[in-house]
This record gives sequence, C1' cells and structure tokens, in this order.
RNA sequence: CCAGAGGGCCGGGCGGCCGCGGCUCGCGCAAGCGGGGCGAGGAAAGUCCGGGCUCCAUGGAACGACGGUGCCGGGUAACGCCCGGCCGGUUUCACGAGAGUGGGGCCGAGGGAUAGUGCCACAGAAAGAAUUCCGCCCGACUUCGGACGGGUAAGGUCGAAAGGGUGCGGCAAGAGCGCACCGCGUCCCUGGCAACAGGGGCGGCACGGUAAACCCCACCGGGUGCAAGACCGAAUAGGGGCGGCAUAUGGGCUUGUUCCGGUCCGCCGCCCGGGUUGGUCGCUUGACCCCGAGCGCAAGUUCGGGGCUAGACGAAUGGUCGCCGCUUCCGCCUCGCGCGGGAGUACAGAACCCGGCUUACAGGUCCUCUGGCGCA
Repeated sequence: CCAGAGGGCCGGGCGGCCGCGGCUCGCGCAAGCGGGGCGAGGAAAGUCCGGGCUCCAUGGAACGACGGUGCCGGGUAACGCCCGGCCGGUUUCACGAGAGUGGGGCCGAGGGAUAGUGCCACAGAAAGAAUUCCGCCCGACUUCGGACGGGUAAGGUCGAAAGGGUGCGGCAAGAGCGCACCGCGUCCCUGGCAACAGGGGCGGCACGGUAAACCCCACCGGGUGCAAGACCGAAUAGGGGCGGCAUAUGGGCUUGUUCCGGUCCGCCGCCCGGGUUGGUCGCUUGACCCCGAGCGCAAGUUCGGGGCUAGACGAAUGGUCGCCGCUUCCGCCUCGCGCGGGAGUACAGAACCCGGCUUACAGGUCCUCUGGCGCA
C1' cells in the first nucleotide's frame, strides 16, 4: 500500500426569501399583529422482548393446564439484553519427524438421550438390545462349476451414522477373548464461588444419533394498552322530581265497525342526573444527558459539578435560491488533486415514556485481527 473479517463513531455546513407548531414578552376590548427563543433519529421503523404508568380482575397457599426461559458467575428496575469466564465447533499461525501442543479470530436456543415414547430419508443384507449380501474358517457332499449345515462383525459393500478406536497376543477363522494406551462409565483426591480442569483407583464396554419431536427437570408469567384513564360540559332532543293550571267536547290502545265500559295521553315554571359534538388534563424532569474523580478486567456503579433539549392530534418540524464541502466521471494542462464541465449526496420521519434486540442505510472516519506485496 492492497484485500478480507469483527467492532466503534459521524452521517452534510453557511446565508437570503416565503411558510408551519408550541413557549414567552410587548401592544390590542377582541380578532390579531410584532419581537425573542425552541422544534425528529441512529434507527423516530418492525412492534419482537423487558419495565414504568393506567384501568379491569383478584382472600391465602399448594397442585394442575397453557405460554416462555435454559452452561457458570456478574451487571441491571427488569429482560430472551449486556459483560467476563467455561466447554464445544471451525479457521489461521507458531513449534514439532509425526501424533499432537500452544496462541489469535469467528460461531454456538450450550439443562436432561442409563425415566419413557416416537423418528432415523436415499442407499444398503442389516438403522437398535439388529443383521451373514460378498468374503474368511470348519464339517460332510460333488456332475469339480458349486450347493448344504455351522462358526465369524477382523476385511469388502451402503450410508450422516453399522453396537468403542489403535497396536500386540490369541484363534480353525475370528471376536474386549486377554493385555497396553486412548475413549467411555463410576468412585475418590486436588484447584476453582461455579461452569469446569488436572490426577489416581475400579469396571471389558453395558450407554448410536435426534429434545427449534413429544417428554422430564428447574425457574418465570393475571388481563389491558394513552383510542389506557380522569375532569368540565352548549344548543337541541329525550328521562325523572316538585309546584301551578286544565281534566273531556279531543286523541291512542282495548275485536274489522258501532255503542257502552276500561286505560293512557296535556300546558307552563323551577330543579336533578346521564349522553352526543367539543374542551382540559394525562404530556414530557426522566431507571435523563454532559464533565470530573473513586471502585471494577468489563458490563456498570458511587460521589461531586453543570444542563433542560419537540409535545402535535384531519397530526407542525417544510419549500426555494445562492455559495461551500464530499464522492465519481469526462476534458484541458504550466502535471500541481491545478482549472473547467456533468452526475450523485443514503435509509428514513416522533405520536404516553424508558431499557434492549432485529431490520434498512449513499458516503466518510477510527480501532483490532488475518493474508499478500514492497522498502529498510
């Protein structure tokens, strides 16, 4: 210098003109006018997880159902988030003859597979307390090609996976059949808060994989989302109460009509409570932000000082012009990122608030690791 991986930060600047939403000051009876100051994000997004707040429900405890979480320790209001560690996988480098050992990067829904059940495609003889297709060995037979009975999982074949691996012994051929080492299981010791690591004894192996399959174990979990919820409350219509006037000559119902009978219905004034449109609150000072110091490997936490930074609701935060910046392309050239010209400048946009995760993003910048090339 180039390429790759992981992570952090920024993500246009200045000015003119015309506008928009709150706040505040002045003028004005008011409508309004004028001045000042403030006005989107790292994700405001998806609404996935955890909380605050709200109303509803709820006597306590245990158990069950349903949903979720799942190595260990720490952080936090809490979390499925974050930090540190352990183990496993993978990649790379160094050392080594090799086996392997050690360092770095990245990834892991990483409890339990000797509680039980299910499943294990294709291929293959056989996919779970199995199996003899080829082969090997033994026996008896033979038409000399081979067929039959038995033994054998060491070799071949299939597969992601074949009931431990390597070696020596052993055997008719073989086999944990015996032994050594490795693996596995179990008991103990040492170190560590722990996950776990190291070592020793015993066991011949009994225990394949799969739990983002059922399941088992441990722990956690009421529902609802600011359209939550609280308050004020016009005209008009309707409801109720009280008082006054009227009380049949009217109207409705009672059987289609008539009569008789029954029953209900009025007007005015005052008062009460509920609802619709609307208005106010909730609403932004909060697990907040910045700086410094202490503690901690870190995530964070404690103390001190400073700061206030959108609150709309048919929903403001915009438009336009000029200059500059950045990236890229073309041309000219006095080769200097010098001059001129063109194109591009992302993703997106608050809606009660906060902590996370995930997803989108033109371009710039910084750090760590790895590889390559060049120079000393």

Model confidence (mean pLDDT): 76 of 100. A computed fold for a 376-nucleotide RNA from Sphingomicrobium sp., annotated as Bacterial RNase P class A. Rfam family: Bacterial RNase P class A. Rfam describes the family as follows. Ribonuclease P (RNase P) is a ubiquitous endoribonuclease, found in archaea, bacteria and eukarya as well as chloroplasts and mitochondria. It is annotated as a ribozyme. The gene name in the source record is rnpB. The organism belongs to Sphingomicrobium, within Bacteria.